RNA sequence: GCCGGAGUGGCGGAACAGGUAGACGCACGGGACUUAAAAUCCCGCGGUGGCAACACCAUAUCGGUUCGAUUCCGAUCUCCGGCACCA
Numbered sequence: 001g002c003c004g005g006a007g008u009g010g011c012g013g014a015a016c017a018g019g020u021a022g023a024c025g026c027a028c029g030g031g032a033c034u035u036a037a038a039a040u041c042c043c044g045c046g047g048u049g050g051c052a053a054c055a056c057c058a059u060a061u062c063g064g065u066u067c068g069a070u071u072c073c074g075a076u077c078u079c080c081g082g083c084a085c086c087a
Stems, first nucleotide, its partner, number of pairs: 001083007010026003019067001028044005046057004060076005
């Protein structure tokens, strides 16, 4: 350099055909139970703003198509694998 695959919250990991992003699990926070703890159970848990209702942003980055994009198209970045080059 060429070809192929991958990139999603703190972590793992979903989302069949373009239609509520993050199901489910772990971790974490709060509570119940307990003499106390562990275990178990209940609730919460992407970010920003807000007392709240709610609003906006968010699937590596930047664009495009579309009423609508994690998904399709283009460019770029990073990682993995293969091939080539190695004077």
The RNA shown here (transfer RNA) has 87 nucleotides and comes from a Caldisericota bacterium. Its Rfam family is "tRNA". Rfam describes the family as follows. Transfer RNA (tRNA) molecules are approximately 80 nucleotides in length. The source organism's lineage runs through Bacteria, Pseudomonadati and Caldisericota. It was read from a public genome assembly.